[in-house]
RNA sequence: GUUUGAUCCUGGCUCAGGAUGAACGCUAGCGACAGGCCUAACACAUGCAAGUCGAGGGGCAGCACAUGAGUAGCAAUACGAUGGUGGCGACCGGCGCACGGGUGAGUAACACGUAUGCAACCUGCCUUCUACUAUGGGAUAACCCGUUGAAAGACGGACUAAUACCGUAUAAUACAGGGGCUCCGCAUGGAGAUAUUUGUUAAAGAUUUAUUGGUAGAAGAUGGGCAUGCGUAUGAUUAGAUAGUUGGUGAGGUAACGGCUCACCAAGUCAACGAUCAUUAGGGGUUCUGAGAGGAAGGUCCCCCACACUGGUACUGAGACACGGACCAGACUCCUACGGGAGGCAGCAGUGAGGAAUAUUGGUCAAUGGACGAGAGUCUGAACCAGCCAAGUCGCGUGAAGGAAGACGGUUCUAUGAAUUGUAAACUUCUUUUGUGCAGGAAUAAAGUGGGUUACGUGUAACCUUUUGUAUGUACUGUACGAAUAAGGAUCGGCUAACUCCGUGCCAGCAGCCGCGGUAAUACGGAGGAUCCGAGCGUUAUCCGGAUUUAUUGGGUUUAAAGGGUGCGUAGUGGAUUGAUAAGUCAGCGGUGAAAGUUUGCAGCUUAACUGUAAAAUUGCCGUUGAAACUGUCGGUCUUGAGUGCAAAUGAGUAGGCGGAAUGUGUUGUGUAGCGGUGAAAUGCUUAGAUAUAACACAGAACUCCGAUUGCGAAGGCAGCUUACUGGGAUGCAACUGACACUGAUGCACGAAAGCGUGGGUAUCAAACAGGAUUAGAUACCCUGGUAGUCCACGCAGUAAACGAUGAAUACUAGCUGUAUGCGAUAUACCGUAUGUGGCACAGCGAAAGCGUUAAGUAUUCCACCUGGGGAGUACGUUCGCAAGAAUGAAACUCAAAGGAAUUGACGGGGGCCCGCACAAGCGGAGGAACAUGUGGUUUAAUUCGAUGAUACGCGAGGAACCUUACCCGGGCUUGAAAUGCAGAAGACCGAAGUGGAAACACUUCUUCCAGCAAUGGCUUCUGUGUAGGUGCUGCAUGGUUGUCGUCAGCUCGUGCCGUGAGAUGUUGGGUUAAGUCCCGCAACGAGCGCAACCCCUGCUGCCAGUUGCCAACGGGUGAAGCCGGGCACUCUGGCGGGACUGCCAUCGACAAGAUGGAGGAAGGUGGGGAUGACGUCAAGUCAUCAUGGCCCUUAUGUCCAGGGCGACACACGUGCUACAAUGGUCGGCACAGCGGGAAGCGAGGCAGUGAUGCCAAGCGGAUCCCUUAAAGCCGGUCUCAGUUCGGAUUGAAGUCUGCAACUCGACUUCAUGAAGCUGGAAUCGCUAGUAAUCGCAGAUCAGCCAAGCUGCGGUGAAUACGUUCCCGGGCCUUGCACACACCGCCCGU
Repeated sequence: GUUUGAUCCUGGCUCAGGAUGAACGCUAGCGACAGGCCUAACACAUGCAAGUCGAGGGGCAGCACAUGAGUAGCAAUACGAUGGUGGCGACCGGCGCACGGGUGAGUAACACGUAUGCAACCUGCCUUCUACUAUGGGAUAACCCGUUGAAAGACGGACUAAUACCGUAUAAUACAGGGGCUCCGCAUGGAGAUAUUUGUUAAAGAUUUAUUGGUAGAAGAUGGGCAUGCGUAUGAUUAGAUAGUUGGUGAGGUAACGGCUCACCAAGUCAACGAUCAUUAGGGGUUCUGAGAGGAAGGUCCCCCACACUGGUACUGAGACACGGACCAGACUCCUACGGGAGGCAGCAGUGAGGAAUAUUGGUCAAUGGACGAGAGUCUGAACCAGCCAAGUCGCGUGAAGGAAGACGGUUCUAUGAAUUGUAAACUUCUUUUGUGCAGGAAUAAAGUGGGUUACGUGUAACCUUUUGUAUGUACUGUACGAAUAAGGAUCGGCUAACUCCGUGCCAGCAGCCGCGGUAAUACGGAGGAUCCGAGCGUUAUCCGGAUUUAUUGGGUUUAAAGGGUGCGUAGUGGAUUGAUAAGUCAGCGGUGAAAGUUUGCAGCUUAACUGUAAAAUUGCCGUUGAAACUGUCGGUCUUGAGUGCAAAUGAGUAGGCGGAAUGUGUUGUGUAGCGGUGAAAUGCUUAGAUAUAACACAGAACUCCGAUUGCGAAGGCAGCUUACUGGGAUGCAACUGACACUGAUGCACGAAAGCGUGGGUAUCAAACAGGAUUAGAUACCCUGGUAGUCCACGCAGUAAACGAUGAAUACUAGCUGUAUGCGAUAUACCGUAUGUGGCACAGCGAAAGCGUUAAGUAUUCCACCUGGGGAGUACGUUCGCAAGAAUGAAACUCAAAGGAAUUGACGGGGGCCCGCACAAGCGGAGGAACAUGUGGUUUAAUUCGAUGAUACGCGAGGAACCUUACCCGGGCUUGAAAUGCAGAAGACCGAAGUGGAAACACUUCUUCCAGCAAUGGCUUCUGUGUAGGUGCUGCAUGGUUGUCGUCAGCUCGUGCCGUGAGAUGUUGGGUUAAGUCCCGCAACGAGCGCAACCCCUGCUGCCAGUUGCCAACGGGUGAAGCCGGGCACUCUGGCGGGACUGCCAUCGACAAGAUGGAGGAAGGUGGGGAUGACGUCAAGUCAUCAUGGCCCUUAUGUCCAGGGCGACACACGUGCUACAAUGGUCGGCACAGCGGGAAGCGAGGCAGUGAUGCCAAGCGGAUCCCUUAAAGCCGGUCUCAGUUCGGAUUGAAGUCUGCAACUCGACUUCAUGAAGCUGGAAUCGCUAGUAAUCGCAGAUCAGCCAAGCUGCGGUGAAUACGUUCCCGGGCCUUGCACACACCGCCCGU
């Protein structure tokens, strides 16, 4: 970081750090120091890694010198001779070869570490001391001569020496045996002294005369051997192992003890504190990590062990059972004449193989060390150096200063410009570490060897001299040159420092975890920029850390994983007081804890790493001296823990006997048609008489009421009454014992139901099974039957949500209130007290819920259990069981979660309250017909596009013949139909005419600029260039706007308070309202957006005003009319006011809010209508109103024109209109509105026409004129129930009007024609009053109109609402939840 919408917790996974003998990828300048087969203890070619001594010996092959007899030769010289000399191959002999070097196979062990012991041992060379070193002898190798073999080699003969070998002598403080003395200890015993006694045992010489060697003994030092305590892996799904095994006696063997070996005797020994077995492994100092405790590791260096091709064996030797020795066996390799032989790199290099992977067949003995030697010296792949490798650590460098036109280029953006790369570069000045050239040039040799001199104390010192350097002409120093020779890797979504553009489009890919990618990816790939580290940087692998995620430090177990089903009982733990002791414990001192390493100080390499030196530390073990509180141990005492006793009570403890009701069955009556059962049925029973009812009888099982968060029991569990038997707990008394206690792995016992075995019993109920229903199916739920079983006896089994999901015991820590059984006081009231059983609650605890003297609080003791989810309580193994099965109990693989508690929502065929034309009650429709219109579908060159449940479908469109128009076909244009900047050219543009064409357009002709003196400017056209243009895509990139929930009553905030927190409170509750409207209450108090009100229209009225409105009074006048004078009273118009507020009365209500009724009033409780739409939801609609990011087109996806299409038509749906008729149709007459509109207009009136309409024409930009006759209605006539005098579609003919133009495709008129349709299935819509229904009128758009649409206006004018059970939608509270994309969810099986 990651589980959730969010929260707290539990819990896993993952990351950041450090480390490495590493490997891989990209990259690479130098130096110093350290490191380098982790794999095949696999196999090895070649070379080297152990020799030395002539001052032990005989000798003399080879080399050198010398000598001189000889041969050849003029000579030089050559050949040859002499062990004579220096020396020396091989040989005898001495010492060494057991060190040094390698590896980690084996080993779970006295192997290692640590500490002791050896009274049970050895020790060459070295040091000190004592004694001795006498005298003889015989061989043998080499050399020489032979034999044999391919070879390795073997054999024979003859000669010879020694510090080789063997005698004799001498001899002890040596060794062996015997006798006595003293002292000591740790059991066997040890030490010492002595003039005690007997026996045995030794030697080698060399030489330069100074020495050195040899033998015996005593000590020392060094190195080893053995024994013991403690420590040092995992597994019990390994529980028993062991016959030389355990011990004894005796003997053998060993340097030495010992069953080490053997004979005999005994039967022991080890093991739950883990024997045996299996698997794994060299151990330690130390290394890494960690705050530490721990965890992991054991490469380099040091110590120990083990091994040397594999296995075994001994020899020699002071030391080996021997890496470069021997023998035997085995495998492998090589040689061979096939008869036989040779070999052992886990030494240094090197080769092959294996592998992700690990170096040179180098130099030198100069130094350090080793072997031999008197020494010179020889040998030394030990060692010191060099080579290779970024494999590690440390250090240095790749330049420094200045330098803004903030250059060019790149990248990005809000793009006339700006930001960034970036003082970066260029350029100027400077430096020279490093580099290259040249020149110089160490220390490491302090010392040692040989020779000589001097001094004195004769083996030391000083001095002189000689000689010794691999690395190395290196380090280092100087000088010349010149920024010259030198930067990359990874990352950039969060964790985690660092961001943009382009490409891609769930593709390609990334990824440690969470997760990115489906067209605007900071997560993929590239680029620019940035960040981190830097000669390195990343990745992978492994270890520790983080992880308190095995918890000693330092965890848990009611619900997250986790308390055993319960008891008894061995180890474990344990009351008060006193004395002793000193095992644990504590303190002082001593020994040890190797060095290196670690830490600290100082010092040396130019610094650092590195190294040196000093100190600390090494937390351990052993010894010793003290202390005595605590624990332990051994005694004494005590009573409070525990138990016993006495007293009176208590309970569904166990076994036998008895009882009534119910059920079923049987028998006998009564009685008749059904019974039974269910949501409804059916199967079933019944006329052979059921069910029902009565009597009698039988059987088995269970015990109604009492009965209760009642009682008892360890748990499981226990209920009629009674008798017998039995265990326990509680209370009271305080007589007795004196810690006798608590807990409890293995073990033993008990243990519901179901199940199993044997034998009984069987009334009810009832797995399995059968039938009937239900259902898509129904192997279920429901019904009718029904067998095991349910019951008893005996045995097995041993499990349950065996639960308080809470182990047992003890002590402590406020209380209040019930209840059961006791006790105290005279008492049944009341109080106190003990034990049990419930409720609430303080402190405290807890993640919270909650627990809370019956703890989940505070502590102690003991036991059990847990360590992510799944796989899995599975598999295998083992034990138990008759079986079923139980107990114990994994892994592979897979996921990043699984989980607990609580919160807010949403949801529920959960609950409560409430509302709405939601239902109900009504009225009228639509769904059937024809037509209109929209949509789907189909068709088409195109039928442009959008809208699609409610919330699309007479919707965008309030008006598609062209235009509109976005679509199709065809013809044109390309700075373009329109806008604008710059540059250039022209002087026009306009206008007129003509030709072609469907037009757009193309071509042709005529005419032809303005201002200014000019420069130039204006205007127009053309050319070029920036740009335009797009109804192209994305409404899931957006703004704006709209629909819907919903005019529903909600949605929030500040402060405070509560909660660890998400959140809660307020906003819940009691009333009330249309309303979160108001009142009351309340850890809340206030506030905001919504509600309401404020606004508009309408209903009543007052005042003001009085034309174009009006006309009561006065006058005039007409056929008639406010027509005229006049007036403003009325109507009306339109401005300002009033009016309604539960204000008044009564009742109800909590003295409230408010409700019900009433009065008055034009209007009454919001008077009616409108405008007004909270936080938000639907990624709802719209990129085609408009705007806009991104993408796309640019002689076309732009633009112009002509024609076509948007009007198609088998069909389906929505919305309307007209009807189906008599509450009607039709004809004639008569009456009454309001909203509105009017100049390219409304058009009175007149004339013509059947009419649409035409011609003429008054008035009016309007309270004046016109549209404008309203219609339903009323009066009268006619039709008489029919496809009609209903209905009007469709069609024919003739016209009118608009308009360039009515063919596709307009409306209207007249005449003719006269279709379907007789009230509409399932299902469904609207409406609660001036509403529904019904009737007409006006307007917008508009040349005209497909309008039957839409928006308004008025006329006439109802019915019904009991009520809220149900359907739909909504609000509030509450409850459940494994949902949160939120039930259209989640999820299970196949």
Overview
The RNA shown here (small-subunit ribosomal RNA) has 1390 nucleotides and comes from an uncultured bacterium. Model confidence (mean pLDDT): 84 of 100. Rfam family: Bacterial small subunit ribosomal RNA. Gene Ontology terms of the family: ribosome and structural constituent of ribosome.